[in-house]
């Protein structure tokens, strides 16, 4: 003192990680779309280099010439005319002055000439190229105009335009004669200088060659014009001054040429090339060159990418970016190319020539049809394309540029102005006070709250825009005039422009929109919608409570502007040079060998190639940085500096690179010397098993599965002995071993090949590492030709399984497995981990050497070197996990990867006999797709463990009748709701009306009900009675009020209220949404879990604690333990019962008395006993023994009323089921409002072919039936409970005690007991169902009520498949009370005692749970996930008889125009040669003819695109079809290759992999 780098969203229940999409920034020659006030300074056809009307864009010199002259101007003449004078007059003289005539001037037009036109101006179409950028070379060049310098400028000569004239044409034009000038042309002269050749002598360079002195030779110019002055009558002449001319050198400026280096994509373009590469002559050209040509040679180029094909002018800079870089190349600048598409030459200093020719072609226009004419990619402007890009404007006033000696002239360069918010910068649209917080809006919890000091009002100010007046710089180094002249004075000129700036005047007056407000990303509410209508960059909103869509309201953010869209860097370390990867995420080639190319050990010496430094040169100018200045600021500008990260030249340094010499041994090899091995090739030979095929025994089944069947077998099989044949393949040893590059390699033996390893004291001396392409070898399968065929076996047949079974299982068998020769060239070819080379702690196990100790020898110990496993510091990893055999540190070298599908695909190439390899896209389509680990859940894994879960016993349920509850169905309505489990004798603890929510028909509307207003109301309110009605209701209507307060003495007014009546607010709803909710409740589950602080541990999700060993009913305990501990759950505390005590005794209870009876009742009396009900004790594994870790804890045992939670309740953790309930209540939003509200009548909810669930009663002898007879609990009762006693068969009825209850009732307990009948029947069993006939309630039992009595006597004789409940005072059996209720469908539901068993072997199975643990592609969590096929709709790409079209190549034909070349005395032609001349010669024009060559022709193939029946295959598409292939051991493990079959997913056969799960076993390990 300069510079300086930020990230979010999106994959998951959730984490790292990997990865790709996506936003925040910047830009911009923009467009769009809302909206707009004013300057300034830039900028504006990106598209069709498509067509162009009009005008303008290059002219200029008369001091180069000739002709010609109009207006106009001067001189000079002058008829006429006119004045004047003179003169009688004729007439003369003078002025003035016209037609005219001379001559000057002047200059419009046109021509000869010079000079310019090659600049300036546009555009970017070609071009990948010495075009460009940069540095160099020209000893191979060129330069008009300008500058220096030097010489020089002599003599001649002939035309041609203009004109004139004549002819042709419509026209544009052309042809013919005839004059004429020049700074036009021409010849001749002179030139030491210049050139040409040829020469001598020096001197230089890297070469070719070049400078410098000298000799001789060739060739080779010129123009004049003006001004003074002077001379001449004139012409003209001289002098001198300016300009201009020729030669020659130099300089400057511009350019030609060559030539390092730089400069896009493509290898699915891999091999180009005949002027191609050189040579030697020749032509050309300013000049070098195959630049051209003829000959000769056979080269050149190329993977460091030739040659094709696509794409593009390039550069300074612009834009981004921390920078490296990434993109662009518009205004400006600088260079390049092009000028309607092509081609070609002239002039010329300079063009092959934007506004010049000539030709060829499209095109447009004219035309008399013969024939002509044009080029905006200059300025404007027009059409046309497009999202889109301006005026047919002033003006030479300044800059500059062309011409001229000058005034001048020309100038769409230029300077200006005008149009566009295209962009940048700058003003403004007002500033101050203002609180009743105003109307209004919008929201609301109804209180307010926001828009808001915002407005309004009051005061201010005056920029902009209007008015009005003034008013420049830019003008000078111009030019012009004068002067006292190295300079002075004076005038004259300005398009913009009366602009810019000042000044005055008046009013706040004329001037704010545009995007958003769900995260990212700042900003939130109501309406409205209702997965429609829409948003939307990503994620995604939207299916009746949308901060996401529309509107309103407030918010934010920019503001003359804001948004959108398109593009480009950024972010993006996502191409990774700065700065990335490849073990499981995409990435290591299968494996070795080698070519090119890269890298490379020690020591020394050179050199000086990379490398560093110093200085010089360039790296335009603008731009960018920094200072200063100048417009009022600023953008804009202008000066200086500074940058310009590069090139070049030079001069130094020499570590390290590099060359080059020299030497070394450590790396590498080579020899000797032991060793090892399934290493390869070949050939022999061996037993075991198979199977076949002969004999023998021997009889009926064998075989096969889960069970079968098919098959074999009495024609004699399996099985058995014995012989024979044949193919394959090698048990134990075998191993966690060995060997090989990999693929891969196993009996034994020989032969031949190769490795590898140890030890060595010898030799080479860097000879190495990788290794693009190459080359070689490469499981299985499969292909070809020949063999061979025992097994085993794809396809294929049969047999099973099943729904089906193109499988799985099974019986049979082909191809092939096998050998020989060739081919294929792929595999989970894996260590998923290229290969070298060094370095970095151990531990432990196997193999092979060696050394050393040890032994009588193995063995055993120790060292070391090679291999091969484990487990492991440190470090790496995203984790997993590697870990001296690295996935650690680190170097070389080579492959690869860049989001998923599409896609191991399509074309194309190259390979193959095919199959099929091998390279290898795109369209389109997604947000995402993945790797690892973590909590879950789930598994037709697994471990441990519990429950009445099985098991075991008991008794049920499904069979029958009945009830009853649902579902269907009916119906006007059969209201509603509950729906696996956790709905279904559920809401319902009581539907005949009522309840009642349904129906039907009647009715009333401020309403059945609440609360306020507001007006009315005096016979009002109320209302008996009557009529109408089914009843709500309605009419009618005697009678007939109350309260307060004031006046009155009363009577009675008066005002108010209350009621009524009309109005308005409201009310009301069992209408919706239980997926808006509150509460409350089911269930998992009375399961034992479920969290938290702190602490460690992991990046993290998270884990530990809570696992583990014990234990237990328990996350109950103990013990251990990176974990201490907490808390909600368990257990305890409550409450009922089981034992005792205490306290208290009425209504209970009764030891005694008394009274009395058959018995009793009763009364005094007592609290002892039962009991009651209040407290308290009791139990705690506490106490013994035994096990157990001295524990927890378990067994056993004392004692004890109870014994290990004593029994039974009551308690329901964190959470699940959007579980159930909007009809119990309550609540938000939505809805009805003379009806979805109310009220009343019937009527329905009881309906009936039918399914299902819960009960009940049976089926009978453990029984019914008759009679006697004993013994509970716990409730209940005043509109009730009802005694005794009466009637009545009886339900009940009368009747009335007693009782608000330990006192009276209800009440009878029932089963048992004790006795009798019945005798196994559809019965003395069962009681449905039905008929009579009664009772009760009730306002009414007809739909639709109990109950009683007689009759009736129905299925039903123990209930398939299934299925429930219960483990003890339980179940099974008895029966009793209660709630709800006027009765009562209760047989329901809660509750109570009475009797009162049986079984549990044990956890293999079923449910369900609970820990731990694997797997997983599940997380809506297996009711998941999810594959092909077929079907339908869209999409793009492939492929395609064809067809169009475009672009090259190549042969051949044709050839304009024009360069060059030749012929042309026979067509003409002035100069110069010959000749006196006619002529001739030389040249030349015209003609003719060749070479090359645009365009076209013709045929062939090539790339490219467009299209096209038709074909295959993807891709995408809320709910199509068919299976279930995979993810769990996915129900046959899966996956690679391959071949063969099948609708399809897939199946099977070979062979290979773990990216198999779960049990045993072998091995090593690491803990003890």
């Nucleotide at each position: 003192a300069a510079a300086c780098g930020a990230g979010g969203g999106u994959u998951u229940g959730a984490u790292c990680c990997u990865g790709g999409c996506u936003c925040a920034g910047g830009g911009u020659g923009a467009a769009c779309g809302c909206u707009g006030g004013c300057g300034g300074c830039g900028u504006g056809c990106c598209u069709a280099a498509c067509a162009c009307a009009u005008g303008c864009a290059a002219g200029u010199c008369g001091a180069g010439c000739g002709a010609c002259g109009a207006a106009c101007c001067c001189g000079c003449u002058u008829a006429a005319a006119u004045c004047g004078g003179a003169g009688c007059a004729a007439u003369c003289u003078g002025g003035u002055g016209g037609c005219g005539g001379c001559g000057g001037g002047g200059g419009a037009a046109a021509g000869c000439g010079g000079c310019g036109a090659a600049c300036g101006g546009g555009u970017g179409a070609g071009u990948a190229a010495c075009a460009c950028u940069u540095g160099g070379g020209u000893a191979a060049c060129c330069u008009a105009c300008c500058c220096c310098c030097u010489g020089g400028a002599a003599c001649g000569g002939g035309a041609c335009a203009a004109c004139c004239u004549g002819c042709c044409g419509a026209a544009a034009g052309g042809c013919g004669g005839g004059c004429u000038a020049a700074u036009a042309c021409c010849g001749u002269a002179u030139a030491u200088a210049c050139u040409u050749c040829c020469u001598u002598g020096g001197c230089g360079g890297a070469a070719u060659c070049g400078c410098c002195a000298g000799g001789g030779u060739c060739g080779g110019a010129a123009a004049g014009a003006u001004c003074u002055g002077u001379c001449g009558c004139a012409a003209g002449g001289c002098a001198g001054a300016u300009c201009g001319c020729c030669g020659g050198g130099g300089g400057a400026u511009g350019g030609g040429c060559c030539u390092g280096a730089g400069u896009c994509c493509u290898a699915u373009c891999a091999g180009c090339u005949a002027g191609u590469u050189g040579g030697u002559g020749a032509g050309g050209u300013a000049a070098u060159g195959g630049c051209u040509c003829a000959c000769c040679a056979a080269g050149g180029c190329u993977a460091a990418g030739a040659c094709g094909g696509g794409u593009a002018g390039c550069u300074g800079g612009u834009c981004u970016g921390a920078g490296a870089g990434g993109a662009c190349g518009g205004c400006c600048a600088g260079c390049c190319a092009c000028a309607c598409g092509g081609g070609g030459a002239u002039u010329g200093a300079g063009a092959c020539a934007c506004g010049g020719c000539c030709c060829c072609g499209a095109c447009u226009c004219c035309u008399a049809c013969g024939g002509g004419a044009g080029g905006c990619a200059g300025c404007a402007g027009u059409g046309a394309g497009g999202a889109a890009u301006c005026u047919u404007g002033g003006a030479c006033a300044a800059u500059g540029c062309c011409c001229g000696a000058a005034a001048g002239g020309g100038u769409g360069a230029u300077c200006c102005a005008g149009c566009g918010a295209c962009g940048c910068c700058g003003c403004g649209u007002g500033g101050g006070u203002g609180a009743u917080g105003a109307a209004g809006g919008u929201c609301u919890u109804c209180g307010g709250a926001u828009c808001g000091u915002a407005a309004a009002a009051c005061c201010c100010u005056g920029u902009c825009a209007a008015g009005c007046g003034g008013g420049a710089g830019g003008a000078a180094g111009u030019u012009c005039a004068c002067c006292u002249u190295u300079g002075g004075u004076g005038a004259a000129u300005g398009a913009c422009a009366g602009u810019a700036c000042c000044g005055c005047u008046a009013a706040a007056g004329g001037a704010a929109g545009c995007c958003c407000c769900g995260g990212c990303u700042a900003a939130u509410c109501c309406c409205g919608u209702g997965c429609c209508a829409g948003c939307a960059g990503c994620c995604g909103c939207g299916g009746u409570a949308a901060g996401a869509c529309g509107g309103g309201a407030g918010g934010g953010g920019c503001g003359a502007g804001c948004g959108u869209u398109a593009c480009c860097c950024g972010g993006a370390u996502u191409u990774a040079c700065u700065g990335g990867g490849u073990g499981u995420a995409a990435a290591g080639g299968g494996u070795c060998u080698g070519u090119a190319g890269g890298c490379g050990g020690u020591c020394a010496g050179a050199u000086g190639u990379g490398u560093c430094g110093g200085c010089u040169u360039u790296g335009a100018a603008a731009u960018c940085c920094u200072c200063u200045g100048g417009c009022u600021c600023a953008a804009c500008c202008a000066g200086a500096g500074a940058a310009u990260u590069g090139g070049g030249g030079u001069c130094g340094a020499a570590a390290c690179u590099a060359u080059c010499u020299g030497a070394c041994u450590g790396g590498a090899g080579u020899c000797c010397g032991g060793g090892g091995g399934a290493g390869g090739a070949a050939a022999a030979c061996g037993g075991a098993a198979c199977u076949g095929c002969c004999g023998g025994u021997g009889u009926a089944g064998c075989g096969g599965u889960g069970a079968a069947a098919u098959g074999c077998g009495u024609a004699g099989a399996u099985a058995u002995c014995g012989g024979c044949a044949g193919g394959a393949a090698c048990a134990c040893c075998a191993a966690u071993g060995g060997c090989g590059a990999a693929g891969g390699c196993a009996g034994u033996u020989u032969u031949c090949c190769a490795u590898c390893u140890c030890g060595g004291a010898a030799c080479u001396g860097a000879c190495g590492c990788u290794g693009a392409g190459g080359g070689a070898c490469g499981a299985a399968a499969g292909c070809g030709u020949g063999g061979g065929g025992a097994g085993c076996g794809a396809u294929c047949g049969g047999g099973a399984u099943u729904a089906g079974a193109u499988a799985c299982c099974c019986c049979g068998g082909u191809a092939g497995u096998c050998c020989a020769c060739g081919c294929c060239c792929u595999a989970a070819a894996c260590g998923a981990u290229g290969g070298g080379u060094g370095c970095u702690g151990g531990g432990u196990g196997u193999c092979g050497g060696u050394c050393c100790g040890g032994u009588a020898a193995u063995a055993c110990g120790g060292a070391u070197c090679g291999a091969u496993g484990c487990c492991g510091a440190a470090g790496c990893u995203a984790a997993c996990g590697c870990g001296u055999u690295a996935a650690a540190c680190a170097c070389c070298c080579c492959a690869c990867c860049u989001g998923g599908g599409g896609a191991c695909u399509a074309c194309g190439g190259c390979c193959g006999c095919a199959a099929g390899g091998u390279u290898g896209a795109a369209a389109c389509c997604c947000a995402a797709a993945g790797g690892a680990a973590u909590u879950g859940a789930c598994g037709g894994g697994g471990g441990c463990c519990c429950g009445c879960a099985c098991a075991a016993c008991c008794g049920g349920u499904g069979g029958a009748g009945u009830a009853u509850g649902u579902g269907g169905u009916u119906c006007a309505a059969u209201u509603c709701g509950a729906u696996g489990g956790u709905a279904c004798g559920c809401g319902a603890a009581g539907a005949a009306c009522c309840u009642u929510a349904c129906c039907u028909g009647g009715g009333c509307u401020u309403g059945a009900c609440a609360u306020g207003c507001u007006g009315g109301u005096a016979g009002u309110a109320g209302g008996a009675g009557c009529c109408c009605g089914a009843a709500a209701g309605g009419g009618u209507g005697a009678c007939g009020a109350c309260c307060c307060a004031c006046c009155g003495u009363a009577a009675g007014g008066u005002g108010g209220g209350a009621g009524c009546c009309a109005g308005c607010a409201c009310a009301g709803g069992u209408g919706u949404u239980g997926c808006a909710u509150g509460g409350c409740u089911g269930u998992c589950g009375u399961c034992a879990g479920c969290u938290c602080g702190u602490g460690c541990c992991g990046u993290g999700a998270g884990g530990u604690g809570u696992u583990g060993g014990g234990u237990u009913a328990a996350g109950u305990c103990c013990c251990g333990g990176a974990a201490c501990g907490a808390g909600c759950g368990c257990a305890a505390c409550c409450c009922u019962u089981g034992c005792u005590c205490g306290u208290a005794g009425u209504u209970a209870c009764u030891c005694g008395c008394c009274u009395g009876u058959a018995a009793a009742a009763g009364g005094c009396a007592g609290c002892a006993c039962u009991c009651u009900a209040c407290g308290a004790g009791g139990a705690c594994u506490g106490c013994c023994g035994u096990g157990g870790u001295u524990a927890a804890c378990a067994c056993g045992g004392a004692g004890g009323a109870a014994g290990g939670u004593g029994a039974g309740g009551a308690u329901g953790a964190c959470g699940u089921c959007a579980a159930g309930u909007c009809a119990g209540c309550a609540c938000g939003a939505c809805c009805c409002u003379u009806a979805u509200g109310u009220c009343c009548a019937g009527g329905g909810c009881u309906a009936c072919a039918c399914a299902c669930g819960u009960a009940c009663u049976a089926c009978a002898a453990u029984g019914g039936c008759u009679g006697g007879u004993a013994c509970a609990g716990a409730g209940g009762g005043a509109a009730g409970c009802c005694a005794a006693g009466c009637c009545g068969c009886g339900a009940g009825g009368c009747g009335g005690a007693g009782c608000a209850a330990a006192u009276c009732c209800c009440a009878a307990a029932a089963a048992g007991c004790c006795a009798g009948c019945c005798c196994c029947a559809g019965u003395u069993c069962a009681g449905a169902u039905u008929g009579c006939a009664g009772g009760c309630u009730g306002c009414a039992a007809c739909c639709c009520g109990c109950c009683u009595g007689c009759a009736u006597g129905a299925a039903g004789c123990u209930g398939g498949a299934a299925u429930c409940g219960g483990u003890a005072g339980u179940a099974a059996u008895c029966g009793c009370g209660g709630a709800u209720c006027a009765g009562c469908c209760a047989g329901g539901c809660c509750g109570c005692g009475g009797u009162g068993a049986a079984u549990a072997c044990g956890u293999u199975c079923u449910c369900g749970g609970g820990c731990c643990u694997u797997g997983u592609a599940c997380a809506c969590a297996c009711c998941g996930c999810c594959c092909g096929u077929c079907a339908c709709g869209c999409c793009a790409a492939c492929u395609g008889a064809g067809u169009c079209g475009a672009g090259g190549a190549u042969a051949c034909c044709u050839g304009a125009a024009g360069c060059c070349g030749c012929c042309u005395u026979u067509u003409c032609c002035a100069a110069u040669c010959c000749g006196c001349a006619a002529g001739g010669a030389a040249g030349g024009a015209g003609g003719g003819u060749g070479u090359c060559c645009a365009a076209g022709g013709u045929a062939u193939g090539c790339u490219c695109g467009g299209u096209a029946a038709g074909g295959a295959g993807g891709g995408c598409g809320a709910a199509g079809u068919c299976g279930u292939a995979a993810c769990a051991a996915g129900g046959c493990a899966g996956c690679c290759g391959u071949a063969c079959c099948g609708g399809a997913a897939g199946g099977u056969g070979c062979g290979g992999c773990u990216g198999g799960a779960u049990c045993a076993c072998c091995u090593c390990c690491u803990u003890u």
Molecule: small-subunit ribosomal RNA
Organism: Candidatus Omnitrophota bacterium